Transfer RNA from an archaeon, 79 nucleotides, folded computationally. Its Rfam family is "tRNA". Rfam classes the family as a transfer RNA. Rfam links the family to the GO term triplet codon-amino acid adaptor activity. The coordinates come from a structure-prediction model, not an experiment, and the mean pLDDT is 81.

[in-house]
C1' cells in the first nucleotide's frame, strides 16, 4: 500500500429502516440501620423547554445508532 472486523453515555454492552438508545456496573438522592454492609425505591449525555445527541464529515429516504459515500483512529490478515 491492499482487504477485512470495530467505533453508542464515566465504564461494559444491547439495538429488524419507525415504540423511550434495552439492560448491567460505578456514581448520586431516599427508605431500611445504633452506623456501616446487603437489600428497595429514583436519579445519573447536552438543553430552562422545544428539542439535540451513537469516531469525524456529507449523502439516501417521509422517517437512519441501523442504508451508501469519504475520512479518522484501534484490531486482525496479505504484501
Nucleotide at each position: 500500500g491492499c482487504a477485512g472486523u470495530u467505533a453508542u453515555g464515566g465504564c461494559c454492552g444491547a439495538g429488524u429502516g419507525g415504540u423511550u438508545a434495552a439492560g448491567g456496573c460505578g456514581c448520586c438522592g431516599c427508605g431500611u440501620u445504633g452506623a456501616g454492609g446487603u437489600c428497595g425505591c429514583g436519579g445519573u449525555c447536552c438543553g430552562c423547554a422545544a428539542g439535540g445527541g451513537c469516531g469525524c464529515a456529507g449523502g439516501u429516504u417521509c422517517g437512519a445508532g441501523u442504508c451508501c459515500u469519504g475520512c479518522u483512529a484501534a484490531c486482525u490478515g496479505c504484501a